[in-house]
């Protein structure tokens, strides 16, 4: 990441939950396995930006 949170200059951006498929079950749920999914946006600094700086949009006080 849909939601709640990590990561805070050097990753394949991680987890829980929710979603999908499967196993199990008479069915559902639960459990287990697999799977897809994210850095609001424009610029700057830097060898390197989710991280630092400025603006914009949106939300909250």
């Nucleotide at each position: 990441a849909g939601u709640u949170c990590a990561a805070u200059g050097g990753a394949u951006a991680g987890a829980a939950u929710a979603g999908a498929a499967g196993u199990u079950u008479c069915c559902u749920a639960a459990a287990c396995u697999u799977u897809a999914g994210a850095u609001a946006u424009g610029g700057g600094u830097u060898c390197g930006a989710u991280u630092c700086c400025c603006g914009u949009c949106g939300g909250g006080g």
A computed fold for a 61-nucleotide RNA from Mucilaginibacter sp., annotated as transfer RNA. RNAcentral holds the sequence, with entries from ENA and MGnify. Lineage of the source: Bacteria > Pseudomonadati > Bacteroidota > Sphingobacteriaceae > Mucilaginibacter. Its Rfam family is "tRNA". It is annotated as a transfer RNA.